[in-house]
């Protein structure tokens, strides 16, 4: 110095503030029920290929989980410094 990693800052999409009942005066609150929807936390599945009952990627797929006002989260991207390791 490079590569990867974690951390900090910035940006960051999609989809009903859904309906019913109860609880309280009320609610964007709690519980139960009802179907609808989203995919970019995480997770599932698969191609080519390979030394082949297996391994095998994704922003594809499924929607388990999560989510559908704001907040939080958020794949990914940019910047920053930190120390570790490898190579020169």
């Nucleotide at each position: 110095a490079u590569g990867g990693g974690a951390c900090u800052c910035u940006g960051g999409a999609g989809a009903a503030g859904c309906c019913c009942a109860u609880g309280c005066a009320g609610g964007a609150c709690a519980u139960g029920g009802g179907g609808g929807c989203c995919g970019a936390a995480g997770g599932u599945g698969c191609a080519a290929g390979c030394a082949g009952u297996g391994c095998g990627a994704a922003a594809c797929u499924c929607u388990c989980a999560g989510g559908c006002a704001a907040a939080a989260g958020g794949a990914c991207a940019g910047a920053g410094g930190c120390g570790c390791u490898c190579u020169c």

Record summary:
The RNA shown here (Glycine riboswitch aptamer) has 88 nucleotides. Its mean pLDDT, the model's own confidence on a scale to 100, is 78. The sequence was found by an Rfam model in a public genome assembly.